A computed fold for a 74-nucleotide RNA from a Gemmatimonadota bacterium, annotated as transfer RNA. NCBI's taxonomy places the organism under Bacteria, Pseudomonadati, Gemmatimonadota. Rfam family: tRNA. It is annotated as a transfer RNA. Its mean pLDDT, the model's own confidence on a scale to 100, is 81.
[in-house]
RNA sequence: GGGCCCAUAGCUCAGUCGGUUAGAGCAGCGGACUCAUAAUCCGUCGGUCCCUGGUUCGAGUCCAGGUGGGCCCA
Repeated sequence: GGGCCCAUAGCUCAGUCGGUUAGAGCAGCGGACUCAUAAUCCGUCGGUCCCUGGUUCGAGUCCAGGUGGGCCCA
């Protein structure tokens, strides 16, 4: 220098062909249980969907550019 893939909650990820509520598990917080802790159960807190534009009635999803990370080729 060229090609490909990825970026969504504190962490690991899902999100189908664009359709209106953006989710799961773990973690955190509160409670139950226990002499107490762990485990288990109940509740709860959580997001500028990497950034900037574009298309569209409507974008996490499509398009363009950028940023960061990974892999391959040279």